[in-house]
Overview:
The RNA shown here (SAM riboswitch aptamer (S box leader)) has 126 nucleotides and comes from a soil metagenome. Its Rfam family is "SAM riboswitch aptamer (S box leader)". Rfam links the family to the GO term regulation of gene expression.

RNA sequence: CUCAUCCAGAGGGGCAGAGGGAACGGCCCGUCGAAGCCCCGGCAACCUCCGUGAUCAGCGCUCGCACCGCGAGGCCCGCGCACGGCAGGUGCCAACUCCGUCCCGGCGCACGCCGGGAAAGAUGAG
Numbered sequence: 001c002u003c004a005u006c007c008a009g010a011g012g013g014g015c016a017g018a019g020g021g022a023a024c025g026g027c028c029c030g031u032c033g034a035a036g037c038c039c040c041g042g043c044a045a046c047c048u049c050c051g052u053g054a055u056c057a058g059c060g061c062u063c064g065c066a067c068c069g070c071g072a073g074g075c076c077c078g079c080g081c082a083c084g085g086c087a088g089g090u091g092c093c094a095a096c097u098c099c100g101u102c103c104c105g106g107c108g109c110a111c112g113c114c115g116g117g118a119a120a121g122a123u124g125a126g
Base pairs, nucleotide, nucleotide: 001126002125003124004123005122006121011040012039013038014037015036019029020028021027023101024100025099026098041093042092043091046089047088048087049085050084051083052082053081058079059078060077061073062072063071064070065069097120102117103116104115105114106113107112
């Protein structure tokens, strides 16, 4: 930088001792113990791996044409798809990414409320 996801889910103990929730505003969490470190446990299923299954022509595949594509075939195998295992690599375990911030729309005199999108951020893969 690109792509995907972000209204689900999952906490105890030890050390430590005042902060933390990315920024800002709000609102919260925290001496009934914050951050950080360690141990154990759990959640989840992004990538890898293993297994099972189905379907199809999407791709590879086979054949032909004659070339960078077109047509036909087939269900053998692979990718892909679904499900499972949760083994390996990560991640996560207050509050929707805690809410908002910028833009658009609806309601409203207004404060404001609701909906959509973006930005930013987080995680994974490349």
The model forms 97% of the base pairs in the Rfam consensus. The prediction has a mean pLDDT of 77.